[in-house]
Parts: sequence; structure tokens; C1' cells
RNA sequence: GCCUUGAUAGCUCAAUGGUAGAGCAGUUGUUUUGUAAACAACAGGUUAUAGGUUCAAAUCCUAUUUAAGGCU
Repeated sequence: GCCUUGAUAGCUCAAUGGUAGAGCAGUUGUUUUGUAAACAACAGGUUAUAGGUUCAAAUCCUAUUUAAGGCU
């Protein structure tokens, strides 16, 4: 220098262009003499950044940033 893949909740990860979800963690409650476990509920997101296409973009296109890997 070139190529490929990834970036989404505190963490690990989903999501055919059409309401952004799960597990763990967190908070509250029930249960228990108490703790843990169990059960119920709640909260938590500028989907890396900027632009474009579209009635509608996490998803498609371009650039940038960053991480991993490969080639020379």
C1' cells in the first nucleotide's frame, strides 16, 4: 500500500427494508428467621461517525474512524 470481516443495552450476542430483542448483570416486589436460589415486574439504545437511495434504513450505497485477520 491492497483485500476481507466486524462495530447494536453495563457484558455476550440476535434482528428477510416495515414497532430494535434475548441471556447474564442492575432496580423493585413476592417467598425465607436470614442469605442464596426461584418467581413476577421495571429500567436501560442518537444501532461507531457523516452523507446518499427509499414512503420507510440497524439492514442497501459511499466516505471516515476503530478492531481483528490476510497478501505484498